RNA sequence: CCAGGGGGCCGGGCAGCCGCGUUGGGGGUAACUCCAGCGAGGAAAGUCCGGGCUCCACGAAACAAGGGUGGCGGGUAACGCCCGCCGGGCGGGGUCUUUCGGGGCCUCGUUCAGGGAAAGUGCCACAGAGAGUAUACCGCCGAUGGAGGUCAACCUCACAGGCAAGGGUGAAAGGGUGCGGUAAGAGCGCACCGGGGUUCUGGUAACAGCGCCCGCAUGGCAAACCCCACCCGGAGCAAGACCAAAUAGGGGUCUCGCGCUUAUCGAAAGGUCGGCAGGGGUGUUUCGCCCCGAGAGACCCGGGUUGGUUGCUAGAGCGCGCCCGGCAACGGGCCGCCCAGAUGAAUGGCUGCCACCGCCGAUACGGUCCCAUCUGGGAUACCGUCGGGGGAACAGAACCCGGCUUACAGGCCCCCUGGCAUC
Repeated sequence: CCAGGGGGCCGGGCAGCCGCGUUGGGGGUAACUCCAGCGAGGAAAGUCCGGGCUCCACGAAACAAGGGUGGCGGGUAACGCCCGCCGGGCGGGGUCUUUCGGGGCCUCGUUCAGGGAAAGUGCCACAGAGAGUAUACCGCCGAUGGAGGUCAACCUCACAGGCAAGGGUGAAAGGGUGCGGUAAGAGCGCACCGGGGUUCUGGUAACAGCGCCCGCAUGGCAAACCCCACCCGGAGCAAGACCAAAUAGGGGUCUCGCGCUUAUCGAAAGGUCGGCAGGGGUGUUUCGCCCCGAGAGACCCGGGUUGGUUGCUAGAGCGCGCCCGGCAACGGGCCGCCCAGAUGAAUGGCUGCCACCGCCGAUACGGUCCCAUCUGGGAUACCGUCGGGGGAACAGAACCCGGCUUACAGGCCCCCUGGCAUC
């Protein structure tokens, strides 16, 4: 200097005039007025998660339905978020080795919807012989049996039979490389790698390492259904509370049920307090509690209210401040600060100057290039200066907060990796 990746910040400033909303205080019957102060975002967006808060649901336990998460540990009010670590894939650098194909170790970056395919079901198009208790297209062998030539050895054929090592198809073909073995082969055997199991060691753990044992058939997809582990009441500020006002204590249909006992009273009939059966509060069951015990529930039509106050901003708050703990996320302490509360919805309009971006022109201060060697002349797309006219991203709070995701002209800073050049 170039390229890539990650993180942070800004995304206009100053002044004047007029205009707007709101907080506190003063004045005023009121309209309003005076003083002091404040007034959109990094995403305010999406409404995808988690909460605070409010109301509803009787409570406890178990189960079911539905939904969510998915390596381990930590942070947090909590999370599907954040931090660290582990493992897999891809890649860079260094180093060792090599049969020159490659392989091992260390380190760094990036990425992963990272539990289970031997509980079951399902899918893998086309191509290909064959795509999961799969297979013989091209091929290899033909030892043994068979046929032929031969005195025989031996040779030939490739029928029976054997093979899946070589080639082809494919995203993927039943571990890889090498050696041995065989008629030819094949984990058939062996060495190493890979895979599985396991003692010990280290680690909170996921895991990792040394050793030992096992030839070890069983692909991929679960962001397919599913299984496993853990977690989860519902609705939402248009929640809710209050005030004022108004109306129709409206009309209709349907389902289930309306039982027993009975102190007192009473001649009896009757039937009260109480109790029981039963019904309801809940998707099912058990327990408890509450209500009913004559009521419980469902649906349809119609009427009134659409006004005001509150909820509504001091917080799981902020600090481009400090200290301590921690690898970090973050936690604790000290100091300082108060930064909108609208309700058809405020923060705007005009002017001037400055800053930023890009275009055009001039100049030739600097750089560079050419000519020349007179500290000179010329050119210029880079730098500087001047002038002109233009542009200025994504985008507006509405109860609040922690995240994620998406959008963003231009500019600045930091870190990491690789390449080139110089010292």
Predicted 3D model of a 423-nucleotide RNA (Bacterial RNase P class A) from Altererythrobacter xiamenensis.
Rfam family: Bacterial RNase P class A. The family's RNA type in Rfam is ribozyme.